[in-house]
């Protein structure tokens, strides 16, 4: 150089047009002598950045930026 994939909470990871959820984690509480472990309740998000389509975009089209595979 060309082609594909990837990018959502602190970390890992759903959602394939209809008001983004889970697990772990953070916090209180209650349990304990004390931690831990369990149990309730809280708490998270400019969706990598910009535009476009649509009544409505994480999601669809374009740019672009990081990262990863393949070719050459």
């Nucleotide at each position: 150089g060309u082609g594909c994939c990837c990018a959502u909470a602190g970390c890992u990871c759903a959602a394939u047009g209809g008001u983004a959820g889970a697990g772990c984690g953070c916090u209180g509480c209650u349990c304990u002598g004390u931690g831990g472990c369990a149990g309730c309740a809280g708490u998270g998000a400019u969706g990598a950045g910009g535009g476009g389509u649509u009544c409505a975009a994480c999601u669809c089209c374009c740019c672009c930026u990081g990262g990863g595979c393949a070719c050459c």
Transfer RNA from a Candidatus Liptonbacteria bacterium, 72 nucleotides, folded computationally. The RNAcentral record of the sequence draws on ENA. Its Rfam family is "tRNA". The family's RNA type in Rfam is transfer RNA. Model confidence (mean pLDDT): 80 of 100. Lineage of the source: Bacteria > Bacteria candidate phyla > Candidatus Liptoniibacteriota.